The RNA shown here (c-di-GMP-I-GGC riboswitch aptamer) has 76 nucleotides and comes from an Armatimonadota bacterium. Its mean pLDDT, the model's own confidence on a scale to 100, is 86. It matches the Rfam family "c-di-GMP-I-GGC riboswitch aptamer". Its Rfam clan is "c-di-GMP_I riboswitch clan". Gene Ontology term of the family: cyclic-di-GMP binding. The model forms 95% of the base pairs in the Rfam consensus.
Formats: sequence, structure tokens, C1' cells
RNA sequence: ACCGAUAAGGGUAAACCCGCCGCGAGGUGGGGGCACAAAGCCACGGGGCUCACGCGAGCCGGCCGGGCUGCCGAAG
Repeated sequence: ACCGAUAAGGGUAAACCCGCCGCGAGGUGGGGGCACAAAGCCACGGGGCUCACGCGAGCCGGCCGGGCUGCCGAAG
């Protein structure tokens, strides 16, 4: 360095429920906990989705790539 333990200490938080925001996709706070070794950050490529129907404007990073950054250290 690759890699990723039935390791340690931590972290995030799906469905669902409630409040608020949004036309909506969805976002956000609380509860919750299915999962996650980048489930940290970036809409760059692909993909999916939404709308007042515009040819535009948006949403999704927990769909796949890519870029940047990062904790721990058994075996190999």
C1' cells in the first nucleotide's frame, strides 16, 4: 500500500410514526433501527424520479462509476 476480523473505540441511520418546509420528487428536526468501512463531501458521467408543460426548472450520493478527504489495524 492493497485489504477489511465474530477486533477496539467511535460514527451514520432504511422502513415506519410525528412536527415543519416544498405543487411535487424530496428536504429538515424528533422518535426508530434495516443496514453501512467511506451510508463523509462534490450532481462530473450514467441512471432513477418530480413539476405549475416548460423544452425548461428541480430532486435522489442508502443505484453504478469518477474526483477529493478520512478513523482503526487481525489475517493475508

The sequence was found by an Rfam model in a public genome assembly.